[in-house]
RNA sequence: GGGCCUAUAGCUUAGUUGGUAGAGCACAGCAUUCGCAUUGCUGGGACCCGAGUUCGAUUCUCGGUAGGUCCA
Repeated sequence: GGGCCUAUAGCUUAGUUGGUAGAGCACAGCAUUCGCAUUGCUGGGACCCGAGUUCGAUUCUCGGUAGGUCCA
């Protein structure tokens, strides 16, 4: 330098062919306990950045950034 893959919550991730984004752990509150832990209930929190197409983009197109892998 070139090819391919990946980027979603603090972490691990689901999300098929575009239509209001879910889960587990973690965190906060309440209940339970003499107290802690466990358990139950409730709650906050996310689509890497920019542009384009579209009535509508996490999803499609282009460019960029970062990571992985292969070739040189």